Notes: Predicted 3D model of a 342-nucleotide part of an RNA (small-subunit ribosomal RNA, central domain) from an uncultured bacterium. The prediction has a mean pLDDT of 86.
[in-house]
Context: one part of a larger RNA
RNA sequence: UUGGGCGUAAAGGGCGCGUAGGCGGAUAAUUAAGUCCGGUGUGAAAGAUCAGGGCUCAACCCUGAGAGUGCAUCGGAAACUGGUUAUCUUGAGGACAGGAGAGGAAAGUGGAAUUCCUAGUGUAGCGGUGAAAUGCGUAGAUAUAUGGAGGAACACCAGUGGCGAAGGCGGUUGCCUGGCCUGUAACUGACGCUGAGGCACGAAAGCGUGGGGAGCAAAUAGGAUUAGAUACCCUAGUAGUCCACGCUGUAAACGAUGAAUACUAAGUGUUGGAGAAAUUCAGUGCUGCAGUUAACGCAAUAAGUAUUCCGCCUGGGGAGUAUGCACGCAAGUGUGAAACUC
Numbered sequence: 001u002u003g004g005g006c007g008u009a010a011a012g013g014g015c016g017c018g019u020a021g022g023c024g025g026a027u028a029a030u031u032a033a034g035u036c037c038g039g040u041g042u043g044a045a046a047g048a049u050c051a052g053g054g055c056u057c058a059a060c061c062c063u064g065a066g067a068g069u070g071c072a073u074c075g076g077a078a079a080c081u082g083g084u085u086a087u088c089u090u091g092a093g094g095a096c097a098g099g100a101g102a103g104g105a106a107a108g109u110g111g112a113a114u115u116c117c118u119a120g121u122g123u124a125g126c127g128g129u130g131a132a133a134u135g136c137g138u139a140g141a142u143a144u145a146u147g148g149a150g151g152a153a154c155a156c157c158a159g160u161g162g163c164g165a166a167g168g169c170g171g172u173u174g175c176c177u178g179g180c181c182u183g184u185a186a187c188u189g190a191c192g193c194u195g196a197g198g199c200a201c202g203a204a205a206g207c208g209u210g211g212g213g214a215g216c217a218a219a220u221a222g223g224a225u226u227a228g229a230u231a232c233c234c235u236a237g238u239a240g241u242c243c244a245c246g247c248u249g250u251a252a253a254c255g256a257u258g259a260a261u262a263c264u265a266a267g268u269g270u271u272g273g274a275g276a277a278a279u280u281c282a283g284u285g286c287u288g289c290a291g292u293u294a295a296c297g298c299a300a301u302a303a304g305u306a307u308u309c310c311g312c313c314u315g316g317g318g319a320g321u322a323u324g325c326a327c328g329c330a331a332g333u334g335u336g337a338a339a340c341u342c
Base pairs, nucleotide, nucleotide: 003314004313005312006311007296008295012310014201016199017198021194022193023192025088026087027086028085029084030083031082033081034080035077036076037075038074039073040072041071042070049065050064051063052062053061054060091191092188093187096183097182098181099180103177104176107173108172109171110154115149116148117147120144121143125136126135162169163168206247207246208245209244210243211242215241216240220236221235222234223233258309259308260307261306262305263304266287267286268285269284270283271282272281273280274279291298292297315342316341317340324335325334326333327332
């Protein structure tokens, strides 16, 4: 709970597509559902309100008036909303011509580095730390040089640079493929916006099956440190990290800022177009006016001024718990209280 809000105080759904619904551009005609005006009927009485009256007053009782917000029906108005018809081009789409890009999928391929193996040189150390030790090494290590194997990641370029709805995307080559921007303005003619449910996507970790395994590294072991040290440091090291397929569906999934449209001073950098230029369009940053804000700050990429639609909040704890239901192999996830207490 007909209120006020949601950057940081509680509160924007992780993000798209889209159903129902809600809302919706310009002109003309028509209709009369909404809307407005008038009439009629009804809206019982009692009660309530107002004005009178009767019991000596009052309570109580009587009379009258108005109200009874409404409903039905008849007649009328036509600005606005809705319906119907016709037309339009600025919203939306779209043909054509250009453009940029780590957008996606799958397949090849390259060099540096780490590790391991092989054989050569070579000899006593190496490694590690605050200092050490565990560890490795005379069965020849470390170092150096040749050849080879294998996995993972792509230095420089690199940029408040780019692309993507978000998650996210970075060596390079070709192939397949989505979106975006600009210019011109043929063509369609409101085809739009939002979006409860629904469907799809969704980092990392985790799970299932089968591969792979260089480096790193939860767990674990050992060495140190310490009063202790189930840690920080060191030496090792398994899941995992990688690939394929399937699941999970959560994050400080953040700009802690939902989407769309219009309007509202300037200045300055940068990316991609158009233009001979002035300039202009689309992004991305900084500074800053009006305005706004509790302040910080925001300020044409708004947290300003407005409209539409969705989501969400309503003191702290209990608690994202219990329970029920749904989903999941499980882990758990979604939905989500109350008692009690301050």